The prediction has a mean pLDDT of 82. A computed fold for a 519-nucleotide part of an RNA from an uncultured prokaryote, annotated as small-subunit ribosomal RNA, 5' domain.

Context: one part of a larger RNA
RNA sequence: GAUUGAACGCUGGCGGUAUGCUUAACACAUGCAAGUCGAACGCGAACGUUUCUUCGGAAACAAGUAGAGUGGCGGACACGGGUGAGUAAUACAUAGGAAUCUACCUAGUAGUGGGGGACAACCUGGGAAACCCAGGCUAAUAACGCAUACGAGAUAAAGAGGGCCUCUUCUUGAAAGCUCUUGCUAUUAGAUGAGCCUAUGUCAGAUUAGCUAGUUGGUAGGGUAAAGGCCUACCAAGGCUACGAUCUGUAGCUGGUUUGAGAGGACGAUCAGCCACACUGGGACUGAGACACGGCCCAGACUCCUACGGGAGGCAGCAGUAGGGAAUAUUGGACAAUGGGCGCAAGCCUGAUCCAGCCAUGCCGCGUGUGUGAAGAAGGCUUUAGGGUUGUAAAGCACUUUAAGUUGGGAGGAAAGGUUAAAGUUUAAUACGCUUUAGCUGUGACGUUACCAACAGAAUAAGCACCGGCUAACUCCGUGCCAGCAGCCGCGGUAAUACGGAGGGUGCAAGCGUUAAUC
Numbered sequence: 001g002a003u004u005g006a007a008c009g010c011u012g013g014c015g016g017u018a019u020g021c022u023u024a025a026c027a028c029a030u031g032c033a034a035g036u037c038g039a040a041c042g043c044g045a046a047c048g049u050u051u052c053u054u055c056g057g058a059a060a061c062a063a064g065u066a067g068a069g070u071g072g073c074g075g076a077c078a079c080g081g082g083u084g085a086g087u088a089a090u091a092c093a094u095a096g097g098a099a100u101c102u103a104c105c106u107a108g109u110a111g112u113g114g115g116g117g118a119c120a121a122c123c124u125g126g127g128a129a130a131c132c133c134a135g136g137c138u139a140a141u142a143a144c145g146c147a148u149a150c151g152a153g154a155u156a157a158a159g160a161g162g163g164c165c166u167c168u169u170c171u172u173g174a175a176a177g178c179u180c181u182u183g184c185u186a187u188u189a190g191a192u193g194a195g196c197c198u199a200u201g202u203c204a205g206a207u208u209a210g211c212u213a214g215u216u217g218g219u220a221g222g223g224u225a226a227a228g229g230c231c232u233a234c235c236a237a238g239g240c241u242a243c244g245a246u247c248u249g250u251a252g253c254u255g256g257u258u259u260g261a262g263a264g265g266a267c268g269a270u271c272a273g274c275c276a277c278a279c280u281g282g283g284a285c286u287g288a289g290a291c292a293c294g295g296c297c298c299a300g301a302c303u304c305c306u307a308c309g310g311g312a313g314g315c316a317g318c319a320g321u322a323g324g325g326a327a328u329a330u331u332g333g334a335c336a337a338u339g340g341g342c343g344c345a346a347g348c349c350u351g352a353u354c355c356a357g358c359c360a361u362g363c364c365g366c367g368u369g370u371g372u373g374a375a376g377a378a379g380g381c382u383u384u385a386g387g388g389u390u391g392u393a394a395a396g397c398a399c400u401u402u403a404a405g406u407u408g409g410g411a412g413g414a415a416a417g418g419u420u421a422a423a424g425u426u427u428a429a430u431a432c433g434c435u436u437u438a439g440c441u442g443u444g445a446c447g448u449u450a451c452c453a454a455c456a457g458a459a460u461a462a463g464c465a466c467c468g469g470c471u472a473a474c475u476c477c478g479u480g481c482c483a484g485c486a487g488c489c490g491c492g493g494u495a496a497u498a499c500g501g502a503g504g505g506u507g508c509a510a511g512c513g514u515u516a517a518u519c
Base pairs, nucleotide, nucleotide: 001519002518003517004516006515007514008513009512010511013366014365015364016363017362018361020358021324027321028320030319031318032317035073036072037071040070041069043067048061049060050059051058052057082277083276084275091202092201093200094199095198096197097196100194101193105190106189107188108187109186110185111184112183113146115144122136123135124134125133126131159182160181161180162179163178164177168176169175203249204248205247210240211239212238215237216236217235218234219233220232221231222230252274253273254272255271256267257266258265259264279300280299281298282297283296302313303312304311305310330356332355333354334353338352339350340349341348342347369399370398371397372396379390380389381388382387403460405455406454407453408452409451413446417441418440419439420438421437422436423435424434425433463508464507465506466505467504468489469488470487474503475502476501477500478499484491485490
């Protein structure tokens, strides 16, 4: 000199933009953060309104709505969110590889036939609760057989919704039927994602020198989606190591950040990629995917409820609390946009996200007036007592109105969605559905938005550090080796430009200094 996720002291006008528990991976009150689908399925209220009434009530609408339940998809993901404890190599970075899987998505091929039987919900009984048990009823895209299956063997499936009456049967009108959309099963390929292997590189210590028995390799078997001591049996005696094994300490890694002319050094907040973790330790289940942050089981520590029989919990999600600390924010708004989950869709959910709030924490911009004004005013300070200086500074006069303030106007972020019509496609069809176009309608948290115009008035807006040398800037008073200063040299013992105050000056400026840290 540059830099910082900074802190402290004094001071503080506005806006934009970015950041904001570096410490206790300490403990957590409260609310929210993962749901959705009635176009898979069977059930199914109430408030209220109307009518009737024997005044007890009943019926209809409400409404097949709310709501639980079965089932599906998603809670493994989102360009999700958090944290960095562990990890020095099961990680990361770069470059390669072969022995693998991949839900949803895209493209292709072939199918989607026929059966019987349950369990919830519900009803009747237990418990303080969590919830559990027994009996009875019922549906499905839930579960289970049969048929069909590519050389043998083995192995599948599920329907749902819209429209129509052209053909056929029966006819009151629907069913079969036709047709469209979507789903389901098997399989092939793609895409995406993931698992695995190899090489090279990745901190310090030798006051750590030897380490290793599933250890190193082979054969056979098991196991896995998959190679492999991954596991087991047998056989051999190997394997690593001063080019630092093993042990110990420290540490998430990288793109990058910062400094430096560079080489190099230090760091790894925010943003992005990868990894690991989710109260501590262990385990598997389900599933395409987990050994699963807001799932399950066991053990442990801790906290809470209890009718003492037994139960419940996990903020390193967003806010917030206590504690620790020099130190770090709101128990805010909205799904309007972007993205995600579910759904045919409308839509619902989304503390992801977008916004707003707080903090001079950083960076950037603007303002705190402009011109004129010598009686060089008053006052202050100083003086050789004449003066000098503060100083065109102020006052006065003439202007301007950025920002702040008040009033009014006012984009863009909006694409979608709905509805109507036309054309095309499909079809037996002029239904339905799909595509395109056009008209109408219509969605904004931010928001009193950005921006624009008008109004009034200099009105509302300057501090901090320093002035002995390094280092830009000097005098007076007080003090008297005292009180004190100090980054280094050093100042102070009666004329201190070095202490304290004042006047003046210098440097930065909504900041300025100090401390800490890196180069």